[in-house]
Molecule: SAM riboswitch aptamer (S box leader)
Organism: Trueperaceae bacterium
């Protein structure tokens, strides 16, 4: 670089030092930043996953401990793609039932909700 599995609405800061953009890519909202975001380094700190110790258990397990990453603003900041929805409201067409109005009723659309997927992050294991 790529596959393959799990996990992503919880948690968890202070100090230096940089100086303007940053919240992966595009798009369109909505955030964060000269009261210093972003990034980097020291400390803490939080804990997914993964080795190794101890304890326990004897069936799977659970528990603690150092470590190896990773993480410490807003859900992976929210959506875009796809399926639903006996959820909201009433823009637009049908003229289908009614003599019309309006009301059902059908079809598209707006918001909002549910599940999937994509894309990306982290571990782990392969190549």
């Nucleotide at each position: 670089c790529g596959c393959c599995g799990a996990u992503c609405u919880c948690g968890a800061g202070c100090g230096g030092g940089u100086g303007a953009g940053g919240g992966a890519c595009c798009u369109g909202g909505c955030c964060c930043g000269a009261c210093g975001a972003u990034c980097c380094c020291g400390c803490a700190g939080c804990a997914a996953c993964c080795a190794g110790c101890g304890a326990u258990c004897a069936u799977c397990u659970c528990c603690g401990c150092g470590g190896g990453u990773g993480c410490u603003c807003c859900a992976u900041c929210c959506a875009g793609c796809c399926g639903g929805g006996c959820g909201c409201a009433u823009g637009g067409c049908c003229a289908c039932g009614a003599c019309g109005a309006u009301c059902g009723g059908g079809c598209c659309g707006g918001c909002c909700c549910c599940g999937g997927g994509a894309a990306g992050a982290u571990c782990g294991g392969g190549g």